[in-house]
RNA sequence: GGGAUGGUCGCAAAGUGGCAAUGCGGAGGAUUGCAAAUCCUCUAUCGGGGGUUCGAUUCCCUCCUAUCCCU
Numbered sequence: 001g002g003g004a005u006g007g008u009c010g011c012a013a014a015g016u017g018g019c020a021a022u023g024c025g026g027a028g029g030a031u032u033g034c035a036a037a038u039c040c041u042c043u044a045u046c047g048g049g050g051g052u053u054c055g056a057u058u059c060c061c062u063c064c065u066a067u068c069c070c071u
Stems, first nucleotide, its partner, number of pairs: 001070007010024003018054001025043006047063005
């Protein structure tokens, strides 16, 4: 210098045009004589910026970043 794949909550991890599942963790509540266990609720505008679209996590462009390959 060229190329491939990825970036989603504190961590892991699905989703791929119609506003984001799940597990662990954290906060609050229920229950209990007190705890543990269990149950309920909350904890994400999806790496940044633009574009297309009625509508973008998803498609396009560009930048940043991680890993790998080629030279």

RNAcentral holds the sequence, with entries from ENA. This is a predicted structure of a 71-nucleotide RNA (transfer RNA) from Treponema sp. The coordinates come from a structure-prediction model, not an experiment, and the mean pLDDT is 81. Its Rfam family is "tRNA". Rfam's curators write: Transfer RNA (tRNA) molecules are approximately 80 nucleotides in length. By type it is a transfer RNA.